[in-house]
RNA sequence: CGGGGUGUAGUACAGUGGUAGUAUACGCGGUUUGGGACCGUGAGAUCAGGGUUCGAUUCCCUGCACCCCGA
Numbered sequence: 001c002g003g004g005g006u007g008u009a010g011u012a013c014a015g016u017g018g019u020a021g022u023a024u025a026c027g028c029g030g031u032u033u034g035g036g037a038c039c040g041u042g043a044g045a046u047c048a049g050g051g052u053u054c055g056a057u058u059c060c061c062u063g064c065a066c067c068c069c070g071a
Stems, first nucleotide, its partner, number of pairs: 001070007010024004018054001026042005047063005
């Protein structure tokens, strides 16, 4: 320098254009002498900007970060 891939909750990941989910972690309550485990419940996220669309995590463009390949 060129090509490809990834970017979603604190962490690890799902999500084929229409309510953003799972596990774990965290808060509160129950259970226990207490803790752990268990049960219930709650808060928490789409890398940034633009475009298409009635509607974008999803499709397109640019940028940024990381990973891989080549030179």
Transfer RNA from Candidatus Nomurabacteria bacterium RIFCSPLOWO2_01_FULL_33_17, 71 nucleotides, folded computationally. The sequence was found in a public genome assembly. Model confidence (mean pLDDT): 83 of 100. Rfam family: tRNA. By type it is a transfer RNA.